[in-house]
RNA sequence: GCGCCUGUAGCUCAGCUGGAUAGAGCAGCGGACUUCUAAUCCGCAGGCCCCGUGUUCGAAUCACGGCAGGCGCG
Numbered sequence: 001g002c003g004c005c006u007g008u009a010g011c012u013c014a015g016c017u018g019g020a021u022a023g024a025g026c027a028g029c030g031g032a033c034u035u036c037u038a039a040u041c042c043g044c045a046g047g048c049c050c051c052g053u054g055u056u057c058g059a060a061u062c063a064c065g066g067c068a069g070g071c072g073c074g
Stems, first nucleotide, its partner, number of pairs: 001073007010026004019057001028044005050066005
């Protein structure tokens, strides 16, 4: 330098064919239970989806340009 893959909550990820208010587990906070703790159960909070532009009635999802990480080739 070229090609491919990845980037969504504090962490690990789903969401793929554009369409309902963007979800799960773990972690956090509150409560129930318990003599207390753990476990279990219930609830709450947490994200303008890496950035920008475009296409579209509508974009996490499509196109283009960047940035970051990984793999391969030279």